[in-house]
This is a predicted structure of an 82-nucleotide RNA (Glycine riboswitch aptamer) from Clostridium polyendosporum. Model confidence (mean pLDDT): 84 of 100. Its Rfam family is "Glycine riboswitch aptamer". Rfam describes the family as follows. This family represents the bacterial glycine riboswitch. Rfam links the family to the GO term glycine biosynthetic process. Of the family's consensus pairs, 85% are formed in the model. RNAcentral holds the sequence, with entries from Rfam.

RNA sequence: ACGAGCCUCUGGAGAGACUCUUAUGAGCACCGAAGGAGAAAGCCUAAAGGCGAAACUCUCAGGUAAAAGGACAGGGGAUAGA
Numbered sequence: 001a002c003g004a005g006c007c008u009c010u011g012g013a014g015a016g017a018c019u020c021u022u023a024u025g026a027g028c029a030c031c032g033a034a035g036g037a038g039a040a041a042g043c044c045u046a047a048a049g050g051c052g053a054a055a056c057u058c059u060c061a062g063g064u065a066a067a068a069g070g071a072c073a074g075g076g077g078a079u080a081g082a
Stems, first nucleotide, its partner, number of pairs: 002081001006077006016028001018027003029064003035060001036058003042051003
């Protein structure tokens, strides 16, 4: 000098402030960017299997004014590691 996860600062999308209800319950519609699940050609492998693979697909979970959350991106910090 490099430096993951972690801490911190900044930015950060989509979709009913829906209906019923005493309600944290129920109903219909909708969204994808926490998490979770699925997956072709092709490539690698003796095989098992792996990569492809994700911001795609599903919508279980979550969400549909604001707030919160928020993948991801950038700045800073300390540490493991090398």